[in-house]
Predicted 3D model of an 81-nucleotide RNA (c-di-GMP-I riboswitch aptamer) from Candidatus Rokuibacteriota.
RNAcentral holds the sequence, with entries from Ribocentre.
The prediction has a mean pLDDT of 86.

RNA sequence: UUCCGACAAAGGCAAACCAGCCGCGAGGCUGGGACGCAAAGCCGCGGGUCAGGCGGGGCGCCUGACGGCCGGGCUCCCGAA
Numbered sequence: 001u002u003c004c005g006a007c008a009a010a011g012g013c014a015a016a017c018c019a020g021c022c023g024c025g026a027g028g029c030u031g032g033g034a035c036g037c038a039a040a041g042c043c044g045c046g047g048g049u050c051a052g053g054c055g056g057g058g059c060g061c062c063u064g065a066c067g068g069c070c071g072g073g074c075u076c077c078c079g080a081a
Stems, first nucleotide, its partner, number of pairs: 004079002012037002017032006035068001041074003045071003048066008
């Protein structure tokens, strides 16, 4: 350094739900709150799901959202086996 991930150590993040705010909506932000997470840090590149719109339908297209759906890229604490 790479791989790996401990009944280790120091820490970190924050599901559902509640309150307030933003948004047509999916959803997001803030505070509370912890289900969990070795990247649950960052990036919408690929897949997927969701929302809005269009078209007579199957479905397709456009726009948006989800990084705690998966893959991938970048960065990162510690160092047992």